TPP riboswitch aptamer (THI element) from Thioploca ingrica, 92 nucleotides, folded computationally.

RNA sequence: UUAAACGGCUAGGGGUGCCUUAGUGGGCUGAGAACAUACCCUUUGAACCUGAACCGGAUGGUACCGGCGUAGGAAAGCACAUACUAACUGGU
Numbered sequence: 001u002u003a004a005a006c007g008g009c010u011a012g013g014g015g016u017g018c019c020u021u022a023g024u025g026g027g028c029u030g031a032g033a034a035c036a037u038a039c040c041c042u043u044u045g046a047a048c049c050u051g052a053a054c055c056g057g058a059u060g061g062u063a064c065c066g067g068c069g070u071a072g073g074a075a076a077g078c079a080c081a082u083a084c085u086a087a088c089u090g091g092u
Base pairs, nucleotide, nucleotide: 001087002086003085008078009077010076011042012041013040014039017028018027019026020025048073049072050071054067055066056065057064
C1' cells in the first nucleotide's frame, strides 16, 4: 500500500474408505482417503461417533447417493475495526 472479514489469536475435537496392482503405482467419491506447517469442525454444533454386519437405489466396488435424522452423543474462550491476518514494497 492492497485485500479479506465465510476474518484474527489461543486452545480443542475429528476422519482417512472402495477397486485394482508386482509396487510406495493407477482408478472412484470427497474439503480431506493420513502421518500433513494439510483438510474439516468446535454448542448458532450433521465435523465426527453410535444405531449399523440397518433400509432403498445405483455401481467395477465402497460408510457412492438417499433414507434413518425436529434419534442418541459430540470439541470454546479471547480481543479488535487506526486492531488482527495475508500478500507486496521500502528502511534498519
It matches the Rfam family "TPP riboswitch aptamer (THI element)". Rfam links the family to the GO term thiamine pyrophosphate binding. Rfam's curators write: Vitamin B(1) in its active form thiamin pyrophosphate (TPP) is an essential coenzyme that is synthesised by coupling of pyrimidine and thiazole moieties in bacteria. The RNAcentral record of the sequence draws on Rfam and Ribocentre. NCBI's taxonomy places the organism under Bacteria, Gammaproteobacteria, Thiotrichales, Thiotrichaceae, Thioploca. The prediction has a mean pLDDT of 76.